[in-house]
This is a predicted structure of an 82-nucleotide RNA (transfer RNA) from Candidatus Harrisonbacteria bacterium RIFCSPLOWO2_01_FULL_44_18. It matches the Rfam family "tRNA". Its family is annotated with triplet codon-amino acid adaptor activity in the Gene Ontology. It was read from a public genome assembly. The coordinates come from a structure-prediction model, not an experiment, and the mean pLDDT is 81.

RNA sequence: GCCCAGGUGGAGGAAUCGGCAGACUCACUACUUUGAGGUGGUAGCGCCGUAAGGCAUGCGGGUUCGAAUCCCGCCCUGGGCA
Numbered sequence: 001g002c003c004c005a006g007g008u009g010g011a012g013g014a015a016u017c018g019g020c021a022g023a024c025u026c027a028c029u030a031c032u033u034u035g036a037g038g039u040g041g042u043a044g045c046g047c048c049g050u051a052a053g054g055c056a057u058g059c060g061g062g063u064u065c066g067a068a069u070c071c072c073g074c075c076c077u078g079g080g081c082a
Base pairs, nucleotide, nucleotide: 001081002080003079004078005077006076007075010026011025012024019065028044029043030042031041032040046055047054048053058074059073060072061071062070
């Protein structure tokens, strides 16, 4: 340099012929259970905002009524070729 796969909350990881972003698990927080801790149970858990609402899938553009998903450029990680 070329080719292939990938980048999504605190972590793992879903969502695909484009249609509610973050299912599910873990972690975390509060309460409960205990003499105390662990386990179990209930509720909560992206960001901004008093709210309405807005924003958020590596970064920047594009297509579209609508993009994590399609297209272009770039960055990063892994693999292959030279």